Predicted 3D model of an 83-nucleotide RNA (c-di-GMP-I riboswitch aptamer). The sequence was found by an Rfam model in a public genome assembly. Its mean pLDDT, the model's own confidence on a scale to 100, is 88.

RNA sequence: UUUUGAAAAAGGCAAACCAUCCGAAAGGCUGGGACGCAAAGCCAGAGGGCUAAAGAGAAAUCCAUGCCGGCUCAGCUACCAAU
Repeated sequence: UUUUGAAAAAGGCAAACCAUCCGAAAGGCUGGGACGCAAAGCCAGAGGGCUAAAGAGAAAUCCAUGCCGGCUCAGCUACCAAU
């Protein structure tokens, strides 16, 4: 440096749910909590998904400028071990 994650060790993250606060909502912060995760580290660039305040509309509804990285791809970075 490449590839891989069988076994091992040091560790790491934290779903649902609960409390709190922010938000129109989706969702998010912090604390508790562990379903899981070898990138469940970073990043909304592409696809995909969620919400629909404002706006449009007679209404149904449409619409992202708001979100989701624990849906996939691309990009960046990294521990341990094997190779």